Notes: This is a predicted structure of a 69-nucleotide RNA (c-di-GMP-I riboswitch aptamer) from a soil metagenome. The coordinates come from a structure-prediction model, not an experiment, and the mean pLDDT is 84. The model forms 100% of the base pairs in the Rfam consensus.
RNA sequence: AAAGGGCAAAGCCUUCGUGAGAAGGCGACGCAAAGCCACGGGACUCUGGGAGUCAGCCGGGCCGCCGAA
Numbered sequence: 001a002a003a004g005g006g007c008a009a010a011g012c013c014u015u016c017g018u019g020a021g022a023a024g025g026c027g028a029c030g031c032a033a034a035g036c037c038a039c040g041g042g043a044c045u046c047u048g049g050g051a052g053u054c055a056g057c058c059g060g061g062c063c064g065c066c067g068a069a
Stems, first nucleotide, its partner, number of pairs: 006031002011026006029056001035062003039059003042054005
């Protein structure tokens, strides 16, 4: 390579949260780390000297599937 397998955007439903958002179901726009971690930057929320959310925004760290050679 081939084949197999993995994740799941938008939207809709239910639940939780003040909110950003999260979990589950349906659903597939995409993804070879779209696996995990808020460490740096960034975006966002709230009751804002603070506390949070986003890993499918970028960087970084850790770990990692099949397979010819």